[in-house]
Context: one part of a larger RNA
RNA sequence: CCCGCGGCCAGACGGAAAGACCCCGUGCACCUUUACUACAGCUUUGCAUUGAACUCUGAUCCUACCUGUGUAGGAUAGGUGGGAGGCUUUGAAGCUUUAACGCUAGUUAGAGUGGAGCCACCCUUGAAAUACCACCCUGGUAUGGUUGGGGUUCUAACCUUGGUCCGUAAUCCGGAUUGGGAACAAUGCAUGGUGGGUAGUUUGACUGGGGCGGUCUCCUCCUAAAGAGUAACGGAGGAGCGCAAAGGUAUCCUCAGCACGGUCGGACAUCGUGCAAUGAGCGCAAAGGUAAAAGGAUGCUUGACUGCGAGACUGACACGUCGAGCAGGUAGGAAACUAGGUCUUAGUGAUCCGGUGGUUCUGAGUGGAAGGGCCAUCGCUCAACGGAUAAAAGGUACGCCGGGGAUAACAGGCUAAUACCCCCCAAGAGUUCACAUCGACGGGGGUGUUUGGCACCUCGAUGUCGGCUCAUCACAUCCUGGGACUGAAGCAGGCCCCAAGGGUAUGGCUGUUCGCCAUUUAAAGUGGUACGCGAGCUGGGUUUAGAACGUCGUGAGACAGUUCGGUCCCUAUCUGCCGUGCG
Numbered sequence: 001c002c003c004g005c006g007g008c009c010a011g012a013c014g015g016a017a018a019g020a021c022c023c024c025g026u027g028c029a030c031c032u033u034u035a036c037u038a039c040a041g042c043u044u045u046g047c048a049u050u051g052a053a054c055u056c057u058g059a060u061c062c063u064a065c066c067u068g069u070g071u072a073g074g075a076u077a078g079g080u081g082g083g084a085g086g087c088u089u090u091g092a093a094g095c096u097u098u099a100a101c102g103c104u105a106g107u108u109a110g111a112g113u114g115g116a117g118c119c120a121c122c123c124u125u126g127a128a129a130u131a132c133c134a135c136c137c138u139g140g141u142a143u144g145g146u147u148g149g150g151g152u153u154c155u156a157a158c159c160u161u162g163g164u165c166c167g168u169a170a171u172c173c174g175g176a177u178u179g180g181g182a183a184c185a186a187u188g189c190a191u192g193g194u195g196g197g198u199a200g201u202u203u204g205a206c207u208g209g210g211g212c213g214g215u216c217u218c219c220u221c222c223u224a225a226a227g228a229g230u231a232a233c234g235g236a237g238g239a240g241c242g243c244a245a246a247g248g249u250a251u252c253c254u255c256a257g258c259a260c261g262g263u264c265g266g267a268c269a270u271c272g273u274g275c276a277a278u279g280a281g282c283g284c285a286a287a288g289g290u291a292a293a294a295g296g297a298u299g300c301u302u303g304a305c306u307g308c309g310a311g312a313c314u315g316a317c318a319c320g321u322c323g324a325g326c327a328g329g330u331a332g333g334a335a336a337c338u339a340g341g342u343c344u345u346a347g348u349g350a351u352c353c354g355g356u357g358g359u360u361c362u363g364a365g366u367g368g369a370a371g372g373g374c375c376a377u378c379g380c381u382c383a384a385c386g387g388a389u390a391a392a393a394g395g396u397a398c399g400c401c402g403g404g405g406a407u408a409a410c411a412g413g414c415u416a417a418u419a420c421c422c423c424c425c426a427a428g429a430g431u432u433c434a435c436a437u438c439g440a441c442g443g444g445g446g447u448g449u450u451u452g453g454c455a456c457c458u459c460g461a462u463g464u465c466g467g468c469u470c471a472u473c474a475c476a477u478c479c480u481g482g483g484a485c486u487g488a489a490g491c492a493g494g495c496c497c498c499a500a501g502g503g504u505a506u507g508g509c510u511g512u513u514c515g516c517c518a519u520u521u522a523a524a525g526u527g528g529u530a531c532g533c534g535a536g537c538u539g540g541g542u543u544u545a546g547a548a549c550g551u552c553g554u555g556a557g558a559c560a561g562u563u564c565g566g567u568c569c570c571u572a573u574c575u576g577c578c579g580u581g582c583g
Stems, first nucleotide, its partner, number of pairs: 001583001003581006010575003014570002022404004027400002029396004035201005041194003045190005051154011063142004068137001078136005085119003094113008158181003162178006204216003213233001217239006240385001241283001242342002247301007255279001257275005281290002284347001286345003305328004311322003317386001330339003353379007361372002411458001412456001413454003417451001419447006428438002465540001466538003470532001471529005478503003481498003485494002505519005546564004550559003
């Protein structure tokens, strides 16, 4: 060196299983509920199957009879019309008594008595006689008709899962009979409610992983790199309107601030003089603009018009923006002219569907109508604002599928804010003295052990804390060794330099690493090695399925809260290492 054999498992991001964690999918499934929408079920009401009698109580109609004080006024004037007479021995006025009404003044009716008169037009009143007749109004009484509602009773529908008998050797069914219930129940149709009992579904996106938080449309500025445009969970602010004048036009005017002067009067009120070019004002954020004003006034007004529009800007599209000019009629102005809202840029919502007004459009045989079209206009925090539906929330640790290292948790990588270590300066402490020792305010490095940031390999799998076993390296050295300085007398220390050869604890508690405690030791070092080591062991913790407590949640369930329980597979091909053999 080649080839074996026996072993060990550190590596082959070893084998196994298209990762179960995490995210994504306009995926799935179950579960929940005060998500949405349905449907069973339950229930309400009406009608039908559904009949009779009595009674109570409504509505309405015919007939008859009553009924009606606001004040003034002989007084309980319902309205209107006709009308100068009407009622009365078929018994007037008056009196007695009873009943009804009542605004306690009286009105009406019945009975008895009585025996011939009573009332109207007059005077008051908006309206004149219930003197008389007719038609009605308000409210009421009585008879009758029609039609409701409540109650009781009946029997013949209907029910009977009471008895008996028959079909019949039958706990069904049918029939007969007897008893019970009874127009209820039950059923059908229609209708309102209730309705996780059941079903189908929904439950947004962005996001330095996801969730929580925040945001989602429009306007202004910066970022934006001197045309336009330009991103971020970059930095700042606003809008979801207002105004009938704060619009149009004609004609005028000029501000803020400061100084000085001036009664109350003051830093600031109104007044005067000067300086003052925009610093003021312009309804509202900012920017741009602006004194030939777009700012401040006064007069007259409605162009905050109708029909159009050459041509441009902008934009993927759809939107959006500007616009001379023409026609009609209008306002202001002597006129030239100006005016199709507002100094400009925010003040917003496509389509469908529906409403309203108009319309020389259409009109399913014809004429109409309905419906539709066209013009005008209205109804959306459709704000997730290019708006999936008229209409929608959650749980899953019982979970499943498709994917992703496009994206998190472990480890690695990059970085080094944080952390640790070292150094510089030296104010000061150290009685004196910066530097024996300590070192503020600051500055410069290093390491890659902490907490992070990033998301680069790995999601067709890189097993995760601690312990056990076995280690190996660094040195910023815990002990042992050698030294410098000392605020080193000695003993014992402090601090620094050199040094990695060797060494570097046992118990109690806890799953613990750590830590605290006890007792030793010369010392009980700090770190790296996938926070060394699960194809070496363990499995106490974390991190499935069971269960419980506290808390949260209506609930299903949830909790870096707790608690009891809970399958750790692999016969070694290669590299490596240990032992051994032939050549």
Model confidence (mean pLDDT): 84 of 100.
Large-subunit ribosomal RNA, domain V from a marine metagenome, 583 nucleotides, folded computationally.
The full RNA is in RNAcentral, with records from SILVA.